[in-house]
RNA sequence: GCGGAUGGCUGGAUGACCGCGGGUGACUGUGGGGGCAUGCCCCCGCGUGACGCGAGGAAAGUCCGGACUCCACAAGGCAAUGGUGCCGGGUAAUGCCCGGCCGGGGAAACCCGAGGGAAAGCGCCACAGAGAACAGACGGCCUGCGCCCGUCGCAGGUCACGGUGAAACGGUGGGGUAAGAGCCCACCGCGCCCAUGGCAACAUGGGCGGCACGGCAAGCCCCACCAGGAGCAAUGCCAAAUAGGGACCGCACGGGGCUUGCCCCAAAGCCGCCUUGGCUUUUGCAGGUCCGGGUUGGCAGCUUGAGCCUGUUGGCAACAGCGGGCCUAGAGGAAUGGUCAUCCAGGGUGGCAACACCCGGACAGAAUCCGGCUUACAGGCCAUCCGCGCGU
Repeated sequence: GCGGAUGGCUGGAUGACCGCGGGUGACUGUGGGGGCAUGCCCCCGCGUGACGCGAGGAAAGUCCGGACUCCACAAGGCAAUGGUGCCGGGUAAUGCCCGGCCGGGGAAACCCGAGGGAAAGCGCCACAGAGAACAGACGGCCUGCGCCCGUCGCAGGUCACGGUGAAACGGUGGGGUAAGAGCCCACCGCGCCCAUGGCAACAUGGGCGGCACGGCAAGCCCCACCAGGAGCAAUGCCAAAUAGGGACCGCACGGGGCUUGCCCCAAAGCCGCCUUGGCUUUUGCAGGUCCGGGUUGGCAGCUUGAGCCUGUUGGCAACAGCGGGCCUAGAGGAAUGGUCAUCCAGGGUGGCAACACCCGGACAGAAUCCGGCUUACAGGCCAUCCGCGCGU
């Protein structure tokens, strides 16, 4: 200097004028209502000021995990359904993050992995091919016979070589054989055992052995672990209005005590099932089905958080502890925009240059909130690593 890989930051700046939406104060400003100690306090609205704030790294996707709210059902167990899937650590939690192991890709940095089990069972491997899981003689090779030879045919032996295929029942080399074959041997591979290292997944080394019944579980399945449902249109309050609506099914339409409103027993019911506990009812409904009516108003939920920044300690790291600092939208059909000027990143034309003119700044807009993942992104900047070339 060039190419590649990984991680991070930014994604216009400044000033002026006009214009939006919240928040917190103030005003011996003002209207209404309430309390009462009669002068204060509270609530709502209007007016005038002041201060400060106002879309994202993805706000997108709605794919995961939660916080929070409600549900007569809750706890434990079982079943069903769904999810995850090597080991260790982190976290509120996860299918996320960090570190490692193994496998694959790459020359490397690095990237990817739907990474437990095929000897529990079932199922699939089309076509081609002789043959696709205790398979198999298609071509070929060898031996013998027909026939003296060639050719051809028959019988026997043989998957080492070739072919078919995604894949052919271990690979390379040597010996041996009529020709071949783990038939035998060496190394690799595979299975079992032992030792060492590691928390572990695993790695390394040694020994023994048969030299052998493949692949797919991202097919069903088995194993281990996790999971109640619905969701801010959750939910709560106020005001107003209507029809305290009607019909059917189901259960019960009981007993006792006394303090006359409660308690106890019994029965029925509330969960997919069981046990324990709880709840509802016994002229009423916690149950189920159908028909019909009213309310589309206001307030809350609503933003101080598993929050952000920073220093330090521990840790390879993710992250955790301690200290200091900061408060950064809360709309309610949904707000942050417009104009002017200057500068800047980038590009084009002209020019030796100075400079002049023109174009022009990506993806994209909160709606209960947070932690992740995935996808989109013009331009610019920084750091580290790998490789190649050159110079000193």
Molecule: Bacterial RNase P class A
Organism: Alphaproteobacteria bacterium